A computed fold for a 387-nucleotide RNA from an uncultured Acidiferrobacteraceae bacterium, annotated as Bacterial RNase P class A. The sequence was found by an Rfam model in a public genome assembly. Its Rfam family is "Bacterial RNase P class A". Rfam describes the family as follows. Ribonuclease P (RNase P) is a ubiquitous endoribonuclease, found in archaea, bacteria and eukarya as well as chloroplasts and mitochondria. The model forms 97% of the base pairs in the Rfam consensus. The coordinates come from a structure-prediction model, not an experiment, and the mean pLDDT is 76.
[in-house]
RNA sequence: GGAGUCGGCCGGGUGAUCGCGGUCCUGUUUCUGUCGUCAUCGUAUGUGUUGGCCAACGGUGCAGGAUCGAGGAAAGUCCGGGCUCCAUAGGGCAGGGUGCCAGAUAACGUCUGGGCGGCGCGAGUCGACGGAAAGUGCCACAGAAAAUAUACCGCCAGCCGACACCUUCGGGUGUCGGGUCGGUAAGGGUGAAAAGGUGCGGUAAGAGCGCACCGCGUUGGUGGUAACACGAACGGCAGGGCAAACCCCACCCGGAGCAAGACCAAAUAGGAAUCCGAUGGUGUGGCCCGCACCGGAUUCGGGUAGGUCGCUCGAGGUGCGCGGUGACGUGCACCCAAGAGGAAUGAUCACCCUCGACAGAACCCGGCUUACAGGCUGACUCCCACC
Numbered sequence: 001g002g003a004g005u006c007g008g009c010c011g012g013g014u015g016a017u018c019g020c021g022g023u024c025c026u027g028u029u030u031c032u033g034u035c036g037u038c039a040u041c042g043u044a045u046g047u048g049u050u051g052g053c054c055a056a057c058g059g060u061g062c063a064g065g066a067u068c069g070a071g072g073a074a075a076g077u078c079c080g081g082g083c084u085c086c087a088u089a090g091g092g093c094a095g096g097g098u099g100c101c102a103g104a105u106a107a108c109g110u111c112u113g114g115g116c117g118g119c120g121c122g123a124g125u126c127g128a129c130g131g132a133a134a135g136u137g138c139c140a141c142a143g144a145a146a147a148u149a150u151a152c153c154g155c156c157a158g159c160c161g162a163c164a165c166c167u168u169c170g171g172g173u174g175u176c177g178g179g180u181c182g183g184u185a186a187g188g189g190u191g192a193a194a195a196g197g198u199g200c201g202g203u204a205a206g207a208g209c210g211c212a213c214c215g216c217g218u219u220g221g222u223g224g225u226a227a228c229a230c231g232a233a234c235g236g237c238a239g240g241g242c243a244a245a246c247c248c249c250a251c252c253c254g255g256a257g258c259a260a261g262a263c264c265a266a267a268u269a270g271g272a273a274u275c276c277g278a279u280g281g282u283g284u285g286g287c288c289c290g291c292a293c294c295g296g297a298u299u300c301g302g303g304u305a306g307g308u309c310g311c312u313c314g315a316g317g318u319g320c321g322c323g324g325u326g327a328c329g330u331g332c333a334c335c336c337a338a339g340a341g342g343a344a345u346g347a348u349c350a351c352c353c354u355c356g357a358c359a360g361a362a363c364c365c366g367g368c369u370u371a372c373a374g375g376c377u378g379a380c381u382c383c384c385a386c387c
Base pairs, nucleotide, nucleotide: 001383002382003381004380005379006378007377008376009375010374012352013351014350015349016348017347018346020069021068022067023066024065025064026063027062028061031059032058033057034056036053037052038051039050041048071358075369076368078367079366080365081364082363083257084256085255086254090289091288092287093286095253096252097251098250099249100114101113102112103111104110115129116127117126118125119124130248131247135246136245137242138241139240152188153187154184155183156182158180159179160178161176162175163174164173165172166171196214197213198212199211200210201209215237216235217234218233219232221230222229223228261309262308263307264306271300272299273298274297275296276295280294281293282292283291316335317334318333319332320331321330322329323328
């Protein structure tokens, strides 16, 4: 200097004017409520009705001021929870989820560290990572054959035939090709994969047939919390892949959801019909048992759809210390960063500049995944050149 890997941060800025929503403060309003007071009506001498006044405390309206006001993904709705209700009863089956080990966490299918395997020179990165000797199933085409496995081309021996040579004339040796019969799975071919691989010996030719190493299996040993790693002994040895096939094993799992739910006000028809009805019905996924309650289901018809809360102080944030490889935990100090309600932050002008990407909360939080112009920055890896 170049090329990469893993992280962190910003994501147009400044000023002015006008305009939005929340919170707080000040003033005003006699519009309104509570309390008080005066009068009036009634009375069982209690509660109370109506009207006026307005000290005090609120509400509404108006005016002014201060301050705050969308994200790293607010997206996807893929996971996990908090919270609310069923609910003052549970258990099992089916079903679903996860799948190496150890930790973190409220929890998770997330994260951290480690192991094994794939990719990469490497920094790193990915993993749907339990079990194929419990069982069932599949492996197209090609190929002889894809499993209780075979022989297409081949290799070898015997017999028959032909030729040549030798001959003690019985036959022997060699070669050729055909037939028959037996042996063979080493060589070749097919395929993703073919009776474990490589080499040596051996054999008529071959074959774990024998041996060495590797692979596989069984049983120990050492290290490690464990996954696992490294050795040793014995064995000639059950042919492979697929469980992201069914299945087996281990662990985990109520449901519905802020349109949850709570309260206030108002209105209506405490409506009608049909069915089941205690040997019954209902009870927040299905089935069974249990438990609780005594009604339940369907159709037609009628009323309301208004207001308040839930609604933002949280498994919260920042800084420092301590513990830990780390995720994270813990102690102290400081801080309060949106709560709309058909849905709030916009418009104009001037200047600067890296010339502006993806994109807008709707109960909240922890993750994962996807999208992203440009800029700043930390650590690490590889290559080249120079000193």